[in-house]
Molecule: c-di-GMP-I riboswitch aptamer
Organism: Peribacillus cavernae
RNA sequence: AACAGAAAAAGGCAAACUUAUUGAAAAAUAAGGACGCAAAGUCACGGGUCUAAGGUUGGGUAUCUCACUAUGAUGGCUGGACUACCUGA
Numbered sequence: 001a002a003c004a005g006a007a008a009a010a011g012g013c014a015a016a017c018u019u020a021u022u023g024a025a026a027a028a029u030a031a032g033g034a035c036g037c038a039a040a041g042u043c044a045c046g047g048g049u050c051u052a053a054g055g056u057u058g059g060g061u062a063u064c065u066c067a068c069u070a071u072g073a074u075g076g077c078u079g080g081a082c083u084a085c086c087u088g089a
Stems, first nucleotide, its partner, number of pairs: 003088003012037002017032006035076001041082003045079003048074003054069003058066002
């Protein structure tokens, strides 16, 4: 350096849910809380999923509603890239 995570130590992260704030929403952030996690550390580059404010010479009689759409999200869906603690051999 690459590989592995059986046992152990030091520690780390924090799902659901609750409260507050932001947001059109998905969701995010903070506090509480632990279902789990050996990269549940970082990056939306590929695929997937969620949302649809705005947009569309779109649909419709219609202030309405439906369809489509990411430039919005999700790394705790996954591939990939980069980095890292301990132990093993």